[in-house]
RNA sequence: ACUGGCGCCACGCCGAACCGCCGUGGCUCUGGUCACGGUGGACGGGGGACCCAAUGCGGAUCAAUCGAUCCGCUGGGGCGAAUCGGUCCGCUAGGGCCGUAGCGCCGCAUUCACGUGCCGCGCGAGCCCGUCAGCUCACCCCGUAGGCGUCGAAGACGAUGCGA
Numbered sequence: 001a002c003u004g005g006c007g008c009c010a011c012g013c014c015g016a017a018c019c020g021c022c023g024u025g026g027c028u029c030u031g032g033u034c035a036c037g038g039u040g041g042a043c044g045g046g047g048g049a050c051c052c053a054a055u056g057c058g059g060a061u062c063a064a065u066c067g068a069u070c071c072g073c074u075g076g077g078g079c080g081a082a083u084c085g086g087u088c089c090g091c092u093a094g095g096g097c098c099g100u101a102g103c104g105c106c107g108c109a110u111u112c113a114c115g116u117g118c119c120g121c122g123c124g125a126g127c128c129c130g131u132c133a134g135c136u137c138a139c140c141c142c143g144u145a146g147g148c149g150u151c152g153a154a155g156a157c158g159a160u161g162c163g164a
Stems, first nucleotide, its partner, number of pairs: 010150005018041010042144006052134001056073007075132001076129004084099006102123004107118004
């Protein structure tokens, strides 16, 4: 100097995941603070009429126009940005790589602000319902978790590596 662990505090990011009141317990410098539970607000999500929308795919037969019958195949939906492709490995399950719809953040510029533009760095998962749910007024139900970061940017110089 760097890295790792523990405790406390502060600031910040993803996300709906925040605020007030009451109660219990811990800590305490007796100012408060933290955890859990309840309740209210706020935020987020799901179900749920009329109307509207919708009525799977392939084959055969009948009909002659938009339909009927038979056979075979296939469930569907929700939270979330997290979809859709290509390619490689593998017996399979699955895994790697390259993109992508979409999403987030730093910095710079612009705007009164919202926002917009440029640039760089990331994500592009996972989970749930259980044959059931399109939209949807009234109405009904559910959640308020979890995870992460803390100097940054620009320029110059030097060294090293790779390639020719």

c-di-AMP riboswitch aptamer (ydaO/yuaA leader) from a Solirubrobacteraceae bacterium, 164 nucleotides, folded computationally. Lineage of the source: Bacteria > Bacillati > Actinomycetota > Solirubrobacterales > Solirubrobacteraceae. Of the family's consensus pairs, 92% are formed in the model. The prediction has a mean pLDDT of 78.